[in-house]
RNA sequence: UCCCGAUAAUGGCAAACUUAUCGAAAGAUAAGGGCGCAAAACUACAGGGCCUUCCCGUCGAAGACGAAUGGCAGCCAGUUGUCGAA
Repeated sequence: UCCCGAUAAUGGCAAACUUAUCGAAAGAUAAGGGCGCAAAACUACAGGGCCUUCCCGUCGAAGACGAAUGGCAGCCAGUUGUCGAA
């Protein structure tokens, strides 16, 4: 240094849910909350994957199907990074 990861230390983040706001939705932000997390930090056309469907396309009676330019980093991945027992 890498791997590894304690009922260690110092700190950090915050799922579901609730309220408010934004959004067509997925989802986001803030406050509360705390399931969990050593990367639960950063990266979303230019790795894969997943979610949604306002507009758009096809068929159409309702509607169905397709489809990101919208999202998700707490799915994998990439980059950086704290501590140090076995």

c-di-GMP-I riboswitch aptamer from Cohnella candida, 86 nucleotides, folded computationally. The organism belongs to Cohnella, within Bacteria. The coordinates come from a structure-prediction model, not an experiment, and the mean pLDDT is 87.